[in-house]
Context: one part of a larger RNA
Molecule: large-subunit ribosomal RNA, domain I
Organism: candidate division TM6 bacterium GW2011_GWF2_43_87
RNA sequence: GGCUUUUGGUGGAUGCCUUGGCAUCAAGAGGCGAAGAAAGAGGCGUGAGACUGCCAUAUGCUCCGGUUAGCUGUCAACAAAGCUGUGAUCCGGAGAUUUCUGAAUGGGGCAACCCACUUUGGUAAACCCAAAGUAUUCCCACCUGAAUAUAUAGGGUGGGAAGGUCAACGGCGUGAACUGAAACAUCUAAGUAGCGCUAGGAAAAGAAAACAAUUGUGAUUCCCUAAGUAGUGGUGAGCGAAAUGGGAAUAGCCUAAACCUACAACAUGUCAAGCUGAUACGCGUUGUGUUGUGGGGGUAGCGGGAUGCGACGUCUGAUGAGUAUCAUCAUCGGGUCGUGGAUUUUCAAGUUAGUUGAAGAGCUCUGGAAAGGGCCGCCACAGAGAGUGACAGCCUCGUAAAUAAAAGCUUGAAGAUAGCGAUGUUUGUAUUCCCAAGUACCGUAGAGCACGUGAAAUUCUGCGGGAAUCUGCCUAGACCAUUAGGUAAGGCUAAAUACUCCUUGAUGACCGAUAGUGAACGAGUACCGUGAGGGAAAGGUGAAAAGAACCCCGGGAGGGGAGUGAAAUAGAACCUGAAACCAAAAGUCU
Numbered sequence: 001g002g003c004u005u006u007u008g009g010u011g012g013a014u015g016c017c018u019u020g021g022c023a024u025c026a027a028g029a030g031g032c033g034a035a036g037a038a039a040g041a042g043g044c045g046u047g048a049g050a051c052u053g054c055c056a057u058a059u060g061c062u063c064c065g066g067u068u069a070g071c072u073g074u075c076a077a078c079a080a081a082g083c084u085g086u087g088a089u090c091c092g093g094a095g096a097u098u099u100c101u102g103a104a105u106g107g108g109g110c111a112a113c114c115c116a117c118u119u120u121g122g123u124a125a126a127c128c129c130a131a132a133g134u135a136u137u138c139c140c141a142c143c144u145g146a147a148u149a150u151a152u153a154g155g156g157u158g159g160g161a162a163g164g165u166c167a168a169c170g171g172c173g174u175g176a177a178c179u180g181a182a183a184c185a186u187c188u189a190a191g192u193a194g195c196g197c198u199a200g201g202a203a204a205a206g207a208a209a210a211c212a213a214u215u216g217u218g219a220u221u222c223c224c225u226a227a228g229u230a231g232u233g234g235u236g237a238g239c240g241a242a243a244u245g246g247g248a249a250u251a252g253c254c255u256a257a258a259c260c261u262a263c264a265a266c267a268u269g270u271c272a273a274g275c276u277g278a279u280a281c282g283c284g285u286u287g288u289g290u291u292g293u294g295g296g297g298g299u300a301g302c303g304g305g306a307u308g309c310g311a312c313g314u315c316u317g318a319u320g321a322g323u324a325u326c327a328u329c330a331u332c333g334g335g336u337c338g339u340g341g342a343u344u345u346u347c348a349a350g351u352u353a354g355u356u357g358a359a360g361a362g363c364u365c366u367g368g369a370a371a372g373g374g375c376c377g378c379c380a381c382a383g384a385g386a387g388u389g390a391c392a393g394c395c396u397c398g399u400a401a402a403u404a405a406a407a408g409c410u411u412g413a414a415g416a417u418a419g420c421g422a423u424g425u426u427u428g429u430a431u432u433c434c435c436a437a438g439u440a441c442c443g444u445a446g447a448g449c450a451c452g453u454g455a456a457a458u459u460c461u462g463c464g465g466g467a468a469u470c471u472g473c474c475u476a477g478a479c480c481a482u483u484a485g486g487u488a489a490g491g492c493u494a495a496a497u498a499c500u501c502c503u504u505g506a507u508g509a510c511c512g513a514u515a516g517u518g519a520a521c522g523a524g525u526a527c528c529g530u531g532a533g534g535g536a537a538a539g540g541u542g543a544a545a546a547g548a549a550c551c552c553c554g555g556g557a558g559g560g561g562a563g564u565g566a567a568a569u570a571g572a573a574c575c576u577g578a579a580a581c582c583a584a585a586a587g588u589c590u
Stems, first nucleotide, its partner, number of pairs: 001589009015575001016540002020511002022508007029500002031165002039101003042055003046079002049075003061095006070083003106115003116134007136162009169200001170198005180187001184234001210217002221248004231239002252492003255436001259296010274283002278325002301470001303435004307430005312424001315334007335423005342417011354403003360376001362375004377394002379383001385397003441465007451477001472487005527534002547574001550561004
């Protein structure tokens, strides 16, 4: 020096554990904000710091309710000073307070800072102090008011609204590239990512100018299927339906126009124009037309409606018009029926604290400790689970099952009130009128439809042309005929569907500290970066600190005794304690 064995050191793998995560299910909630949010800065405690909580009323104040004998949050013990059966602390409900920044809104500003003005009060006044107000945009109303006469612009006052934030889900607009095509340009990726605007608890869509195919269906949305089919495609890579069938959920409505009417403006008009249902025999200082606004009317595809003339039918009162009467019309009421959005009352259910809750402190053995072994009992609508010195139905918390609210909130039912609607959705006939216009459609250039211009319909848009009104118009994949279906160019509409920042409960052939969130721990922290931004490591003594009094060596660190403990090779650098690596001892080889 090598090797082997043993004993140690170092190191922190492994095993066991879990306060933290992950995922799913059910229910709730789906917002907050100028009544100042989200997010922060600075403060507040008897004692320094951090976390939590709170705000100059500052680890909190008031009231109401629950519970209870202890309490002054955590790291984190200790000391001090206090509170508390006149009910503290704690839990729940409702209030009060809530510095400064921040949409930030009196002006400014390098966020958490600086500087004001007006009114009122404190004073008789000034300074000073306190309270309130003073941003912008839009809408409504009013007052003013230029060039410029009427006006308008502009200015002002009062009232109302908005602004900002927020995880995903929605709608609209805008819109890539890597990539694939084994290169690449049409194509793909993909209308994806990103960006912008904007909303709701869902959004969007939606009551056929739809499908279908000669049989029929009957708004929309979502799921399964049809189907990787029909198609499309440098016919490459790829892209990729629909009807039908089966389900979930179901709900239908309102305008525009014709016509009538009120008002306003304009035009026209006096030998009148015109009105005139019956009786009667007229009325006539207003009528007619156009435009606008309001009211009535009206809403459809076996077309509907208006208007005129009829048929049938009809809750009721008052007033007025109707020259007189009736019919008729208008206005204002009442009754009846319907509706269920608003307010309110009552009741019920739920929710925001809680409460009751069975049965062995059984005997004995081992052990530090009994919940373990042996023996004997008991409860069970409770043998889910957790804790307790090892594994507990009967020790503790719970569990099954019951039960509770002064106050707030949610939902439902019933009643009342106001509101709204109806009180001809009836029918025949006639011809006149109406039935959404720079629209449909065409050309051209594009987009979007599964469909890349293709034979390319259907849908949307720029530019240029440009209809018809039911004997109309659109569609059925160029186009034409026939046939069939529908009724565009206005609007509203619950449910079934999508999502989860968040709350509550439950579950897991999910993880178990290099895993699981980046974060089990003072983590978006420390630290890095000018900044946008990036971003860690770090859990475990023991049942209980019983955390080692006292003695000895040492300056101390550390160690040796003693003591605690079941154990100290569990001693705080603390469970277990692998390997690499280091050392000592013994053996053996050279």